[in-house]
RNA sequence: AUGUAAUUUUCGCUGAAUUUUCUUAUCGAAAAACGGGGGAACCAAUUUUCUUGGGGUGAAUGAGGGUAUAGUUACUGUACUUUCUAGGGCAAUUCUCGCUGUCCGAAUCCGCCAGUUAACCUCGUAAGCGAUCGUGGGGAGGACCA
Numbered sequence: 001a002u003g004u005a006a007u008u009u010u011c012g013c014u015g016a017a018u019u020u021u022c023u024u025a026u027c028g029a030a031a032a033a034c035g036g037g038g039g040a041a042c043c044a045a046u047u048u049u050c051u052u053g054g055g056g057u058g059a060a061u062g063a064g065g066g067u068a069u070a071g072u073u074a075c076u077g078u079a080c081u082u083u084c085u086a087g088g089g090c091a092a093u094u095c096u097c098g099c100u101g102u103c104c105g106a107a108u109c110c111g112c113c114a115g116u117u118a119a120c121c122u123c124g125u126a127a128g129c130g131a132u133c134g135u136g137g138g139g140a141g142g143a144c145c146a
Stems, first nucleotide, its partner, number of pairs: 010131005018032005033125006043115001053113001054110004062084010087104005093141002095138005
């Protein structure tokens, strides 16, 4: 000097998942803020359900191909894998428009039950990552310099 790995601080990203107070400072409790569910009338639905169950959180829907396997060839189902896709995120002051690039397109909960929904009732405050530095225009705020 370069590279790799780990730790700490700071900053940042997905997400509602942050801040503050009390306390026996362990456990626990409360508030603000943000977010979810249930829940009238009117309206909608009554073509729905009676297993082809139905519904919620979430961007995470849908359509092809391949391999294996079960039923009996076909066909269907299941598991894995792959190509697209409705839709969604990121590229560092913030918001927005355009271009460009890049990634996700899962998982899980309720348990036969829920349309909308004022009052009201009720629940959550996780988890997981990164060290990136693309570009043009407009608006707003902030910082710095003169």